[in-house]
RNA sequence: CCGCGCUAGAUGGGGAGCUGGCGGUUCCCUGCACCGGCAAUCCGCCAUAGCCGGGUCGAAUUCCCGUCCGAGGUCUGGGCUUUCAGCCAGGGCCUGGGUGGAAGGCGUUGAAGGCCGGGACCUGCGCAGCCCGGGUCUCCGAAUCCCGUCAGGUCCGGGAGGAAGCAGCGGUAAGGAGGCAACCUGGGGGUGCCGCAGCCAUCCUGGCCGGAGCUGGAAGCCCGGGUACCGUUGGGGGUGCCACGAUCGACGCCGGGUGCGCGG
Numbered sequence: 001c002c003g004c005g006c007u008a009g010a011u012g013g014g015g016a017g018c019u020g021g022c023g024g025u026u027c028c029c030u031g032c033a034c035c036g037g038c039a040a041u042c043c044g045c046c047a048u049a050g051c052c053g054g055g056u057c058g059a060a061u062u063c064c065c066g067u068c069c070g071a072g073g074u075c076u077g078g079g080c081u082u083u084c085a086g087c088c089a090g091g092g093c094c095u096g097g098g099u100g101g102a103a104g105g106c107g108u109u110g111a112a113g114g115c116c117g118g119g120a121c122c123u124g125c126g127c128a129g130c131c132c133g134g135g136u137c138u139c140c141g142a143a144u145c146c147c148g149u150c151a152g153g154u155c156c157g158g159g160a161g162g163a164a165g166c167a168g169c170g171g172u173a174a175g176g177a178g179g180c181a182a183c184c185u186g187g188g189g190g191u192g193c194c195g196c197a198g199c200c201a202u203c204c205u206g207g208c209c210g211g212a213g214c215u216g217g218a219a220g221c222c223c224g225g226g227u228a229c230c231g232u233u234g235g236g237g238g239u240g241c242c243a244c245g246a247u248c249g250a251c252g253c254c255g256g257g258u259g260c261g262c263g264g
Stems, first nucleotide, its partner, number of pairs: 001264006009057003012030005020046005034054005063257004068252001072248004076243003079239009090230002092227008104215003113209008122198005127192002130188003133184002135180006146171004154163003
């Protein structure tokens, strides 16, 4: 060095999740990779960390170690977004007070102010009117315990006669219906071209004196109160975003390493 047989080992790996931890079942990535059984209220194990059974490859393209690469995942912080709770410094909105006094209006056809009035409104009283009530009139109105008259019948009486009294008829009470010119120390009002009186305040208006103001309130500024839309603080959720952040890292590339026996 070659051939044969064998052994270690390999027959996928990784991330998340779970777990005291490891591996698996689960989800995802890689990309193609023996078969059967077990397993989320889990299954099997313990740093030699899946177990059981079977098959194949086997010392190298295939096993082991390392550098690089980097699919993908996770974490942290930020941005954006959403939700819950709180807060009110600032902005917005609402609002109280003060200050301020723009435009406009009235005014020499006379402002403020003063004096003398008138009217309206309102209040009271009166008058009138309306409504209601009372009252009055008409009608209706009682099986009996209302009245009158009481047929028949009843009762008393020898009789003459007398008594109570149903129905009917007539009337009336309470009550009901309707009418009302007049009546009432009656009541009421969104009543009135009415009268009298009052009149704080408000509105309109006349006369005289007076002789230039009166009114109006915008913007701005100051001091508060509220609201929670923006904002802000904290918690939770989401993310085809950012860091070229931390961490794990498949596939791949490169480098290195690894047996035993027999025969030639």
A computed fold for a 264-nucleotide RNA from a Candidatus Dormiibacterota bacterium, annotated as Bacterial large signal recognition particle RNA. The coordinates come from a structure-prediction model, not an experiment, and the mean pLDDT is 79. The gene name in the source record is ffs. Lineage of the source: Bacteria > Bacillati > Candidatus Dormiibacterota. Its Rfam family is "Bacterial large signal recognition particle RNA". Rfam classes the family as a non-coding RNA gene. A reference for the family is Rosenblad et al. (2003), "SRPDB: Signal Recognition Particle Database", Nucleic Acids Res.